Predicted 3D model of a 77-nucleotide RNA (c-di-GMP-I riboswitch aptamer) from Cryobacterium cryoconiti. Taxonomically the source falls in Cryobacterium (Bacteria, Bacillati, Actinomycetota, Microbacteriaceae). Its mean pLDDT, the model's own confidence on a scale to 100, is 91.
[in-house]
RNA sequence: CAACGAUAAAGGCAAACCCGGCGUAAGCCGGGGACGCAAAGCCACGGGACCCGGUGAGGGUUAGCCGGGCUACCGAA
Numbered sequence: 001c002a003a004c005g006a007u008a009a010a011g012g013c014a015a016a017c018c019c020g021g022c023g024u025a026a027g028c029c030g031g032g033g034a035c036g037c038a039a040a041g042c043c044a045c046g047g048g049a050c051c052c053g054g055u056g057a058g059g060g061u062u063a064g065c066c067g068g069g070c071u072a073c074c075g076a077a
Base pairs, nucleotide, nucleotide: 004075005074012037013036017032018031019030020029021028022027035064041070042069043068045067046066047065048062049061050060051059052058
């Protein structure tokens, strides 16, 4: 340094649900709340799923669906 991930240490994030707000919607933001997560940090590049749409073309959402890319705390085996 890379790979790897322990009943280690310090921490971190935050599902469902509830309240308030934004959005046609999927969904998102803030607060509460924890199902879980070694990248549950970031990216919409590929696939999937979801929403809008003469249900066409196209647009949007989802990174906590999968793959991939970039960055990263600690250091046992």